Description:
This is a predicted structure of a 487-nucleotide part of an RNA (small-subunit ribosomal RNA, 5' domain) from an uncultured organism.
Context: one part of a larger RNA
RNA sequence: GAAUCAACGCUGGCGGCGUGCCUAACACAUGCAAGUCGAACAAGAAAGGGACUUCGGUCCUGAGUACAGUGGCGCACGGGUGAGUAACACGUGACUAACCUACCCUCGAGUGGGGAAUAACUUCGGGAAACCGAGGCUAAUACCGCGUAAUACCCACGGGUCAAAGGAGCAAUUCGCUUGAGGAGGGGGUCGCGGCCGAUUAGCUAGUUGGCGGGGUAAUGGCCCACCAAGGCAGUGAUCGGUAUCCGGCCUGAGAGGGCGCACGGACACACUGGAACUGAAACACGGUCCAGACUCCUACGGGAGGCAGCAGUGGGGAAUUUUGCGCAAUGGGGGAAACCCUGACGCAGCAACGCCGCGUGGAGGAUGAAGUCUCUUGGGACGUAAACUCCUUUCGAUCGGAACGAUUAUGACGGUACCGGAAGAAGAAGCCCCGGCUAACUUCGUGCCAGCAGCCGCGGUAAUACGAGGGGGGCGAGCGUUGUUC
Numbered sequence: 001g002a003a004u005c006a007a008c009g010c011u012g013g014c015g016g017c018g019u020g021c022c023u024a025a026c027a028c029a030u031g032c033a034a035g036u037c038g039a040a041c042a043a044g045a046a047a048g049g050g051a052c053u054u055c056g057g058u059c060c061u062g063a064g065u066a067c068a069g070u071g072g073c074g075c076a077c078g079g080g081u082g083a084g085u086a087a088c089a090c091g092u093g094a095c096u097a098a099c100c101u102a103c104c105c106u107c108g109a110g111u112g113g114g115g116a117a118u119a120a121c122u123u124c125g126g127g128a129a130a131c132c133g134a135g136g137c138u139a140a141u142a143c144c145g146c147g148u149a150a151u152a153c154c155c156a157c158g159g160g161u162c163a164a165a166g167g168a169g170c171a172a173u174u175c176g177c178u179u180g181a182g183g184a185g186g187g188g189g190u191c192g193c194g195g196c197c198g199a200u201u202a203g204c205u206a207g208u209u210g211g212c213g214g215g216g217u218a219a220u221g222g223c224c225c226a227c228c229a230a231g232g233c234a235g236u237g238a239u240c241g242g243u244a245u246c247c248g249g250c251c252u253g254a255g256a257g258g259g260c261g262c263a264c265g266g267a268c269a270c271a272c273u274g275g276a277a278c279u280g281a282a283a284c285a286c287g288g289u290c291c292a293g294a295c296u297c298c299u300a301c302g303g304g305a306g307g308c309a310g311c312a313g314u315g316g317g318g319a320a321u322u323u324u325g326c327g328c329a330a331u332g333g334g335g336g337a338a339a340c341c342c343u344g345a346c347g348c349a350g351c352a353a354c355g356c357c358g359c360g361u362g363g364a365g366g367a368u369g370a371a372g373u374c375u376c377u378u379g380g381g382a383c384g385u386a387a388a389c390u391c392c393u394u395u396c397g398a399u400c401g402g403a404a405c406g407a408u409u410a411u412g413a414c415g416g417u418a419c420c421g422g423a424a425g426a427a428g429a430a431g432c433c434c435c436g437g438c439u440a441a442c443u444u445c446g447u448g449c450c451a452g453c454a455g456c457c458g459c460g461g462u463a464a465u466a467c468g469a470g471g472g473g474g475g476c477g478a479g480c481g482u483u484g485u486u487c
Stems, first nucleotide, its partner, number of pairs: 001487004006483005013359006019352002021317001026315003030312003035073003040070002048061005080270003090194007099187003104183008112146001114144002121136006152161003166175003196242003203233003208230004213225003245267004249260004272293005295306004323349001325348003331345001332343004362392004372383004396428001399422004406414001431476005436457003442471005452459002
């Protein structure tokens, strides 16, 4: 000098675009953050309105609506965090004849005939609750056989095995379903190479290294197991210890290099701590399940409930980091035939000079020079065209009016916002640091090795350009200094 997820001190007018718990992966009140489908299925209210009435009620509508249930798809995406991890985790380049892939696209074939249940509901029972048990009824695109079967699968080449579901529509048809082939996109696995520190860590290893046979998996493999062999790694640093998510990139630098990995994008890992599997195309699953643990809460003491490293917000820690906002209008995602519903993703707004960029705080004229202040050799000199005063302008702000694009038909949170126009008036808007040398800028007073300054050298003990104040000056400017960190 440049840079910063900064903080602190003084100061502070506006706008645009960004950024905002680096610390306790500490604990969390409250609300919201993942649902949707009645065109898969059964069951099915009430309020309200209307008609009748013997005033008890009945019927129609509300409505095949609401609520809940079975079933399907989604919940593995999106969002958060960086604890762990020195590893094929990541980056890059290969390989996979050793593999998987729901939804989507293209092409082929099929969609016949049956059965048995079960939730909801209902009747009992248990429980404080969470919820649970027993009996009975019922449907399906839920479940199970039978038939059919290739270009699928197995095969000893003889043969053997495997499927389906219907819905909507008057209909044409359409949305599905089953089984193959191909594609697209996505993923699993293996390998080469690459990227931290310590030798005051020198030896490490028993499923260890390899083989054979099996198990397991979508799939190779000590991944796991039985048996057999005795191997494997290491000074080109094994093992151990410390530290750390990695990259695209970012900062600096002429470059080489050094430092960093916040925001944005990709990958990985994690979801109170540890372990486990279930479902599923995919999870060993943040807002799923089970077990154990710590913690918090409820309890009738028998037993239960919970997990903000989602968005806001609270306490705590800290030098330090925001609103318990608006909207699904746009983009994108899930479900649905659609209408539409959901979406703290996202789009916006709010707060913070935290950063970058832009603008303003007025312009011109105006005295051999007011007042005032400072200084002085008392003549004067400086602030200084500075002010006053005259003329002019009105950016920004404030005020009045109009008013979008974003949205091909409809739909606008932002927002009466941006922007445009009118009127008024210099009006509402300047500070901070420094002035001994480095380093740009000098004097007076006070103080007297005191009080203090200080980045280094060093100033201060009676004339201090170095302390404090005044005047003057220099630098930057809605900022300026200080501190921390990097080059």